[in-house]
Molecule: transfer RNA
Organism: Erysipelotrichaceae bacterium
C1' cells in the first nucleotide's frame, strides 16, 4: 500500500440476505417475598444502530466516502 470481517443499550448479541413501529439475554431502577442477604416474581427506565452524505414516501437495513478494531497478502 491492496483486499476481507467486524461496528446496535452499561456488557454480550439478534435484526441487514427480502428497507416498513430498533429487539432478546444479562445488568439497572421500584415493588413483593426474606430477619438480613441470595434466589424467585411483578412491573418500569436506558441507543435517532461508529461518523457523514446520497437514494426512496420511509434505511440498522441499498450505494458512496471516511474512523477505531482486526485478519491475510505486498
Nucleotide at each position: 500500500c491492496g483486499g476481507g470481517g467486524u461496528g446496535u443499550a452499561g456488557c454480550a448479541c439478534a435484526g441487514c440476505u427480502u428497507g416498513g413501529u430498533a429487539g432478546u439475554g444479562c445488568a439497572c431502577u421500584u415493588g413483593g417475598u426474606u430477619a438480613g442477604g441470595g434466589a424467585c416474581c411483578a412491573a418500569g427506565g436506558g441507543g435517532u444502530c461508529g461518523c457523514a452524505a446520497g437514494u426512496u414516501c420511509a434505511a440498522a437495513u441499498c450505494u458512496u466516502g471516511u474512523c477505531a478494531c482486526u485478519c491475510c497478502g505486498a